Annotation:
The prediction has a mean pLDDT of 76. This is a predicted structure of a 92-nucleotide RNA (Glycine riboswitch aptamer) from uncultured Kiloniella sp. Lineage of the source: Bacteria > Pseudomonadota > Alphaproteobacteria > Kiloniellaceae > Kiloniella. It matches the Rfam family "Glycine riboswitch aptamer". Rfam's curators write: This family represents the bacterial glycine riboswitch.
RNA sequence: UCCUGCCAAAUGGGAGAGAGCCGUAGGUAGAUGCGGCCACCGAAGGCGCAACCGCCCCGGAAACGCUCAGGUCAACGGACCGUUUGGCAGUU
Numbered sequence: 001u002c003c004u005g006c007c008a009a010a011u012g013g014g015a016g017a018g019a020g021c022c023g024u025a026g027g028u029a030g031a032u033g034c035g036g037c038c039a040c041c042g043a044a045g046g047c048g049c050a051a052c053c054g055c056c057c058c059g060g061a062a063a064c065g066c067u068c069a070g071g072u073c074a075a076c077g078g079a080c081c082g083u084u085u086g087g088c089a090g091u092u
Base pairs, nucleotide, nucleotide: 003090004089005088006087007086008085009084010083011082012081013080018038020037021036022035023034024033025032039072040071041070045068046066047065048064052060053059054058
C1' cells in the first nucleotide's frame, strides 16, 4: 500500500398495513388537536423459541415467532444494502 473484518460518521436507496368509525373543541364545512372503539402491519427498540456457534458449568444467537412499544396519506422514523472518510485489527 492492496485486500478482509469490526466500530463510528456522512451520503444514497429502503417495505408493509384504515387519509377507519364515534364523540368533543374549532366551526358553514374541512384540515387539525384531544378522548374512546375496532381492524390491520413488522424492518426502530423489546421479548420468546431455536437452527447454528463458542471458551461447551454456561453463554452468544435470526430476516422465525409475539406485538409491550412503534407504525397504517405525506413528513419523521425505518432493519438491511451500496459509496466515501476516519479509527482499530488481521493477512500479504